Record summary: A computed fold for a 1387-nucleotide RNA from an uncultured bacterium, annotated as small-subunit ribosomal RNA. Rfam family: Bacterial small subunit ribosomal RNA. Its family is annotated with ribosome and structural constituent of ribosome in the Gene Ontology. The coordinates come from a structure-prediction model, not an experiment, and the mean pLDDT is 83.
RNA sequence: GGCCUAAUACAUGCAAGUCGAACGGUGCAGCAAUGCAUAGUGGCAGACGGGUGCGUAACGCGUAUGCAACCUACCCCAGAUCGGGGGACAACAUUUCGAAAGAGAUGCUAAUACCGCAUAAGAUGGUAAACCGGCAUUGGUUAGCCAUUAAACUUACGGGGAUCUGGGAUGGGCAUGCGUCUGAUUAGCUAGUUGGCGGGGUAACGGCCCACCAAGGCGACGAUCAGUAGGGGAACUGAGAGGUUGAUCCCCCACACUGGCACUGAGAUACGGGCCAGACUCCUACGGGAGGCAGCAGUAGGGAAUAUUGGGCAAUGGUCGGAAGACUGACCCAGCCACGCCGCGUGCAGGAGGAAGGCCCUCUGGGUUGUAAACUGCUUUAGCAGGGGAAGAAAAAGGCCAUGCGUGGCAAAUUGACGGUACCCUGAGAAUAAGCACCGGCUAACUACGUGCCAGCAGCCGCGGUAAUACGUAGGGUGCAAGCGUUGUCCGGAUUUAUUGGGUUUACAGGGUGCGUAGGCGGUCUGUUAAGUCAGUGUCUAAAUUUUGCAGCUCAACUGUAGGUAUGGCAUUGAUACUGGUGGACUUGAAUAUUAAGGAGGUAGCUGGAAUUUAUGGUGUAGCGGUGAAAUGCAUAGAUACCAUAAGGAACACCGAUAGCGGAGGCAGGUUACCACUUGAUAAUUGACGCUGAGGCACGAAAGCGUGGGGAUCAAACAGGAUUAGAUACCCUGGUAGUCCACGCUGCAAACGAUGAUUACUAGAUGCUGGCCGGUUGCGGUCAGUGUUCAAGCGAAGGCGAUAAGUAAUCCACCUGGGGAGUACGACCGCAAGGUUGAAACUCAAAGGAAUUGACGGGGGUCCGCACAAGCGGUGGAGCAUGUGGUUUAAUUCGAUGAUACGCGAGGAACCUUACCUGGGCUAGAAUGUGAGGGAAGGCAUCAGAAAUGGUGUCGCCAGCAAUGGCCCGAAACAAGGUGCUGCAUGGCUGUCGUCAGCUCGUGUCGUGAGAUGUUGGGUUAAGUCCCGCAACGAGCGCAACCCCUAUGUUUAGUUACCAGCACGUCAAGGUGGGGACUCUAGACAGACUGCCUGCGCAAGCAGAGAGGAAGGAGGGGAUGACGUCAAGUCAUCAUGGCCCUUACGCCCAGGGCUACACACGUGCUACAAUGGCUGGUACAAAGGGUUGCGAGGCAGUAAUGCUGAGCCAAUCUCAAAAAGCCAGUCACAGUUCGGAUUGAGGGCUGCAACUCGCCCUUAUGAAGCUGGAAUCGCUAGUAAUCGCAAAUCAGCAAUGUUGCGGUGAAUACGUUCCCGGACCUUGUACACACCGCCCGUCAAGCCAUGGAAGUUGGGGAGACCUGAAGAUGGUGCUCGUAACAGAAGC
Repeated sequence: GGCCUAAUACAUGCAAGUCGAACGGUGCAGCAAUGCAUAGUGGCAGACGGGUGCGUAACGCGUAUGCAACCUACCCCAGAUCGGGGGACAACAUUUCGAAAGAGAUGCUAAUACCGCAUAAGAUGGUAAACCGGCAUUGGUUAGCCAUUAAACUUACGGGGAUCUGGGAUGGGCAUGCGUCUGAUUAGCUAGUUGGCGGGGUAACGGCCCACCAAGGCGACGAUCAGUAGGGGAACUGAGAGGUUGAUCCCCCACACUGGCACUGAGAUACGGGCCAGACUCCUACGGGAGGCAGCAGUAGGGAAUAUUGGGCAAUGGUCGGAAGACUGACCCAGCCACGCCGCGUGCAGGAGGAAGGCCCUCUGGGUUGUAAACUGCUUUAGCAGGGGAAGAAAAAGGCCAUGCGUGGCAAAUUGACGGUACCCUGAGAAUAAGCACCGGCUAACUACGUGCCAGCAGCCGCGGUAAUACGUAGGGUGCAAGCGUUGUCCGGAUUUAUUGGGUUUACAGGGUGCGUAGGCGGUCUGUUAAGUCAGUGUCUAAAUUUUGCAGCUCAACUGUAGGUAUGGCAUUGAUACUGGUGGACUUGAAUAUUAAGGAGGUAGCUGGAAUUUAUGGUGUAGCGGUGAAAUGCAUAGAUACCAUAAGGAACACCGAUAGCGGAGGCAGGUUACCACUUGAUAAUUGACGCUGAGGCACGAAAGCGUGGGGAUCAAACAGGAUUAGAUACCCUGGUAGUCCACGCUGCAAACGAUGAUUACUAGAUGCUGGCCGGUUGCGGUCAGUGUUCAAGCGAAGGCGAUAAGUAAUCCACCUGGGGAGUACGACCGCAAGGUUGAAACUCAAAGGAAUUGACGGGGGUCCGCACAAGCGGUGGAGCAUGUGGUUUAAUUCGAUGAUACGCGAGGAACCUUACCUGGGCUAGAAUGUGAGGGAAGGCAUCAGAAAUGGUGUCGCCAGCAAUGGCCCGAAACAAGGUGCUGCAUGGCUGUCGUCAGCUCGUGUCGUGAGAUGUUGGGUUAAGUCCCGCAACGAGCGCAACCCCUAUGUUUAGUUACCAGCACGUCAAGGUGGGGACUCUAGACAGACUGCCUGCGCAAGCAGAGAGGAAGGAGGGGAUGACGUCAAGUCAUCAUGGCCCUUACGCCCAGGGCUACACACGUGCUACAAUGGCUGGUACAAAGGGUUGCGAGGCAGUAAUGCUGAGCCAAUCUCAAAAAGCCAGUCACAGUUCGGAUUGAGGGCUGCAACUCGCCCUUAUGAAGCUGGAAUCGCUAGUAAUCGCAAAUCAGCAAUGUUGCGGUGAAUACGUUCCCGGACCUUGUACACACCGCCCGUCAAGCCAUGGAAGUUGGGGAGACCUGAAGAUGGUGCUCGUAACAGAAGC
């Protein structure tokens, strides 16, 4: 501190009574005196205190004033009085009615109750005189006269009480200035309305009310209406200015079940009084009655949510009383709630083997938890136990003293709810006492495991898809701490509504333009005034709060006390620079005049030529027209074309412009009239007459609308033809409104300079238009306008820059994230179309501006490439080979998938390989190391089994003197193993862009920055190659060169190669001697550099059938691959993180599979034939291989091949025959003497083994295929094409593949428009995962928000009318009634 919601409804108790010293009774006690109690009469108080915030936007509140327009019980002061009578009514008694509440009748009675009479003023009313004031009505003072009005007693005689009057104090009433929320999609409101005169009413002024008269009053400075709301002191926040709030405490107001009304009273329109109406609840005998917690507790309900049906009058205060005292849910206390603020504790010190346990890691160990714990010593607040124990209390009353009375003093006594509480002492004992949030960034604090876009987190950004500091848990840490987090609300940060303190060219934002009302602002000099302004003084601004000092509770919170502050209001005095008012003057602002110019400025009239179209006539003949190409259309009924004539409408070529004019829209043939404008010059006139401008008024392109004309062209709509998937379009042929004129409307445009108007100031340069001045060839100055480029400055930048977007001033308009939306509703305008004004719900985390780098473009420029074109040959059709997809399968192991996978990994799958499947086996395992122990190693034989494997028998050591070692087997154990997953965790390697010419850096400079410059530009090159220029200067990786092969020569060397000359020799042969000439081999060197010449060029360089040279402009080829891209490929070469398997996802073995086959695709081979096939003969290579090999020769076989075997570890021997070619012969166009698939039979070879599944030979068979659709590939010279040879792998081979080698050997390139790819510059961009981008509209189902809807239901408001309670006022009052004053029912 504690119902913020239901001013919802309330059970029960309490919350306002008191006085016997006003009165009569009654009861009780007492012998009595007397005392006690109190229903009634009477007095005072129940109008305070306490509660709540419904209503109220108001003089309600706040503040400052006024009342000459007022009241005030109790209290204080003062003056004058309290004389004498009267009859009642309660109580009570009797009685009646009623269930009750209650009511009635009759009779008796008292008073400080009630009523006359007397007295009475400085009271009240009237009259009138004088004086003094003031603020208009008028006020005050002092005399005089007339009239009216009072009381209550009691006493201990001290007094108490009562009446009238005046004053004070206190409390109220009324009035006024100023301030006081939102909405203009509320603009007009008002008949008692505004005022007057006269009345009524009130304490009092007042249309407060009434009669009459007048027509006023309020409002853009926001009336009226609607919504919301009690106001203030203050509280929270903020640097402040402000913003938000109005709980607790204090002041004011309003209300008391809802509405109305009065009575009583000093005071009420009365919370715990009354009457009436209404709703609700309760009682009832059904006839009637009772009630009002927004008092304190408490209950129900509502709600996210707010306490005890407590104690006490001890204190403070209130009412009554003379007092004692009574009453007091005011108040003082206690209870509940961590709701807030404050303080305190949960221990302190030592203590390392850094214990155990937990967690983490690089794991025999380390780190961390952590001096933390244990352990040792110490302390004892709070709590517990025992003992003591307050202050808050001073009295009043009574007593005594003093006193004339109020009253004062003294002593003693009594009184404590809280409470045996606070506090103090003692005792034991670390004993009884720590949680919450967070740890990705903002923001202090990090690891592990689990999970795997799941579960979840999240304030914003965002985390999570198998290595999550972001989820969950743990360990650790961080921050606060009896609290800590979350949610909500307000302020701050937010200069993000900007007074302090913002903006409007392109980000939101300048009105389409002008004129002008109100308003705002306003030139120079001077006088006056003192409204603004400034200063002094006074007064108000309650207290509490805030703030400073001091003090009291052990501290603090809290409280007390003394100061300060309170920016403001009002009054008064002064100052007069500035602003304002007012008087006077001035000329520079503004306007006027004169004069000189200017222009597509406006309106109206007249008029001109060219062209289009149409009509008529003529010439003339078959097409015209139109398009990318066509068609529709026109035309033999004569078009188009040409000529002539005529008609009509519209627009004005050239001049013409980067020009001119206008306020904007806008304005163009010529001419006339009228009107307006602008500028220069003069400095003649006026003398601030000015600027801006909410509303308002006017103008306002095109389209559109209305009425009437006009209608040539063009042309929405429409029709037809094309295009297209479609084509309600673009193109074509037609064509109506309209386009034109007059009058009237509309009022919108990217109405743009996306830049409001006016004024002043701030370097220049250079054009154009219209003037003026000076000079005089040329030029200079100045004014007004219109352009370009720039200084300063400004701007986010682009940019602006005297025509500002610079620096300042004044006024207006407008903006406040995107969408919804310039929409809805309402209002106004309009004939309509529509316009103006102009939201919200909901939704998103962006939308947007300027610039940068890329990428992209069916953008531009330049250039390149077998990119196209020009050529040659293929693929796509056939058969076969091979790879892939698909399908199949127990398995058809895995990978590669546009270019950049598909004769790819694989340079060679029968077993092995082999990773797959089936089956059989092993479990420290198939391999390697250490290794107790054992044994030569090993060989042979044999059994089971498919083999792996297991068993049996037998033979059997070496070195060394020895110890022992070598070799083999080998238990346990330590290190296994995995072609299992992730190439999106990686290394390495590779493909591709691309052998494309690019990619970067340092320093400097430019830019706020991203970035730029360099690297762009002019040339040149194959080239970022080089040259020139340049805010750049240099450098690096790339290019080129250096390396290799090849083309020429020289030199050296000369075997196995070579053979010219000499010799030998053979059928022949470098076979032999020899030679070093040649070829060749293989080392070194030379050569090519635009070096020379001519031309062009500044140079670089280019051109030249140039010279020379074997080669010429990089001679040809290779190796060489920048920064990077594709999360490109590879975990199955290898390596490797993490995960997974461990009698299996490891290992061994046998068999099978990888070779399947309806199909589809890629790459190849062979062909389709005569430039050919076949047969025979004959010539010329290069580069390679070879001892488990190549194998000559001979023999056998038709052949594959076999047997034998010389030579050769190779320039020696051999594979080895090169083939196309050449020379002969044959075949004659046919499915053939083409083609060779397929299949039968027979053989050969390799190998443990050719069934699945090898190759070769012979013979037989002889399929498709007659040059291949759409489409597509390679190649620019020793290239394509064509021909053969060799090698790797390899037992063999499915090789037609791959890698090399040589032989023969072309065609074509005009050229760069197009296709593809690439490079540079530039441009646009809403792309940045970068065009395979981004993105728009519609839509099934579902969900969210909102609207409509036949209706249904509830709430609120307004108008008209009807009925009308209580009550008040007036009248009447037959009737009733009085002791008196009176009066009452009724109407």